Predicted 3D model of a 392-nucleotide part of an RNA (small-subunit ribosomal RNA, central domain) from a metagenome. It matches the Rfam family "Bacterial small subunit ribosomal RNA". Its mean pLDDT, the model's own confidence on a scale to 100, is 84.
[in-house]
Context: one part of a larger RNA
RNA sequence: UUGGGCGUAAAGAGUUUGUAGGUGGAUGAAUAGGUUGUUGGUUAAAGUCUUUGGCUUAACUAAAGAAAAGCCGACAAUACCAUUUAUCUAGUUCUCGAUAGGGGGUGCUGGAACUUACUGAGUAGGGGUGAAAUCCGUUGAUACAGUAAGGAACACCAAUAGCGAAGGCGGGCACCUGGAUCGAUGAAGACACUGAGAAACGAAAGCUAGGGGAGCAAAUCGGAUUAGAGACCCGAGUAGUCCUAGCCCUAAAUGUUGUUCGUUACCUUUUUGUUCAAUUCUUUUUGAAAAAGACUGUUUUUAAUAAUGCUUUUUUAGAAAGAAUUGAAUAAGGGGGGCAGCUAACGCGUUAAACGAACCGCCUGGGGAGUAUGAUCGCAAGGUUGAAACUC
Numbered sequence: 001u002u003g004g005g006c007g008u009a010a011a012g013a014g015u016u017u018g019u020a021g022g023u024g025g026a027u028g029a030a031u032a033g034g035u036u037g038u039u040g041g042u043u044a045a046a047g048u049c050u051u052u053g054g055c056u057u058a059a060c061u062a063a064a065g066a067a068a069a070g071c072c073g074a075c076a077a078u079a080c081c082a083u084u085u086a087u088c089u090a091g092u093u094c095u096c097g098a099u100a101g102g103g104g105g106u107g108c109u110g111g112a113a114c115u116u117a118c119u120g121a122g123u124a125g126g127g128g129u130g131a132a133a134u135c136c137g138u139u140g141a142u143a144c145a146g147u148a149a150g151g152a153a154c155a156c157c158a159a160u161a162g163c164g165a166a167g168g169c170g171g172g173c174a175c176c177u178g179g180a181u182c183g184a185u186g187a188a189g190a191c192a193c194u195g196a197g198a199a200a201c202g203a204a205a206g207c208u209a210g211g212g213g214a215g216c217a218a219a220u221c222g223g224a225u226u227a228g229a230g231a232c233c234c235g236a237g238u239a240g241u242c243c244u245a246g247c248c249c250u251a252a253a254u255g256u257u258g259u260u261c262g263u264u265a266c267c268u269u270u271u272u273g274u275u276c277a278a279u280u281c282u283u284u285u286u287g288a289a290a291a292a293g294a295c296u297g298u299u300u301u302u303a304a305u306a307a308u309g310c311u312u313u314u315u316u317a318g319a320a321a322g323a324a325u326u327g328a329a330u331a332a333g334g335g336g337g338g339c340a341g342c343u344a345a346c347g348c349g350u351u352a353a354a355c356g357a358a359c360c361g362c363c364u365g366g367g368g369a370g371u372a373u374g375a376u377c378g379c380a381a382g383g384u385u386g387a388a389a390c391u392c
Base pairs, nucleotide, nucleotide: 004363005362006361007346008345012360014201015200016199017198021194022193023192025088026087027086028085029084030083031082033081034080035077036076037075038074039073040072041071042070043069049065050064051063052062053061054060091191092188093187094186095184096183097182098181099180103177104176105175106174107173108172109171110154114150115149116148117147118146119145120144125136126135162169163168206247207246208245209244210243211242215241216240220236221235222234223233258359259358260357261356262355263354266337267336268335269334270333271332272331273330274329275328276327277326278325279324280323281322282321283320284319285318286317287316288315289314290313291312292311293310297308298307299306341348342347365392366391367390374385375384376383377382
């Protein structure tokens, strides 16, 4: 190299964006570079292969022939790749209308708890442990009540839930802002996928400068334990944890499973949409029926009365809008089980580790070693890249 692999045996880069490169949808036309065919030349001889001959045979050797393959031309073919051109709409993007969300940033703000200070009231203990002690307390602690200040984190809601590329994201409100999903019609017309380098983001710890500092707490100091105790337990306690600006760039950064696309049984649960159906409720409105009321406006009558109109209440039929619940279908997510298939097994199984395609990264026995060296980045700590001797 061919080849085999990467959930757990060595191996998926922490994540994304994206340059070069690689790969790439449908139809027609042109060209004929790749490709295919025919043919000419050439690729010394020997050799290989076939046939025949010569040494007794063979090896060896002689003659004749053939094939394959490369290169340079000529002619032809046009399915595929390529190039040019025209068109298309299934990929992709946009438009419009909705929806859900701890997605991000900034500012303002809330209550509980905690600590401290002060005040009140109150008296001898409190705290801590396996048991104790260090420790706090008659200069009045702990427990209780009130006032004030401060910093950090947000109980319940909370979920097997949601969002985000990953890291990660949770009190409330406002503003700014990214992405996603669904539905509809239209527009653009392959604009796509992946992605060496590169760039951006990247928990915690750590670093620089300036703030802040309630609680917790490396280091440190005490008390215990113990043979000892540099620990586990207890009492204190500084960096740090928090904020602003800038570095660092690593994690069991894990789903230990790269990204994208297509295909392949089901059952069940859940989140968010859309459509349809049913039920319930609310509001508005149209019509009908019944009862009551007052006015007499109109008609009738001497009058009583009756009819009609008006208002209110009740019952009932229909329409529209909104909300909720239930069911079905469908789309996009989050889970559980499981057929086929896969797997060394465990297990995976439409969220694949199945069946295929495109591109990238990575692996090649253990130790030495993620070390040395060089390069590069960093203020440093260190990071990235990354051997060999030797040994089993």